[in-house]
């Protein structure tokens, strides 16, 4: 850089000791122990293996490589749609769609 996915799912113990949820705003988690590290357990099925005669599809499996195990990627930010208010250009709110950013995998 390209492609796919992101409303589901899955926690215990030990060590340490004050921060953490990417940034900002919000809202949360946390001394009833956060974040991190280690051990074990689990979830899932991207890669993988097998089958469907065959590429992009479907199904099954979980020995291997990753990943993940608070909250929808915790929510929002930008644009569109809708509504309201002030007033001629803005402000606010809600839902949905798209985008940006991010995460994970494969190349």
């Nucleotide at each position: 850089c390209u492609c796919a996915u992101c409303g589901a799912g899955a926690c215990c113990g030990g060590c340490u000791g004050a921060g953490g949820g990417a940034a900002a705003g919000g809202c949360c988690c946390u001394u009833c122990g956060a974040c991190g590290c280690c051990g074990g357990g689990g979830c899932a099925a991207c890669c993988g293996u097998c089958g469907g005669a065959c590429a992009u599809c479907c199904g099954a499996c979980a020995u291997g490589g990753u990943g993940c195990c608070a909250a929808c990627u915790c929510c929002u930010g930008c644009g569109g749609c809708c509504a309201g208010c002030c007033a001629u250009g803005g402000c606010u709110g809600c839902u949905c769609c798209g985008g940006u950013a991010g995460a994970u995998g494969a190349g």
Overview:
A computed fold for a 107-nucleotide RNA from a soil metagenome, annotated as SAM riboswitch aptamer (S box leader). The RNAcentral record of the sequence draws on MGnify. Of the family's consensus pairs, 97% are formed in the model.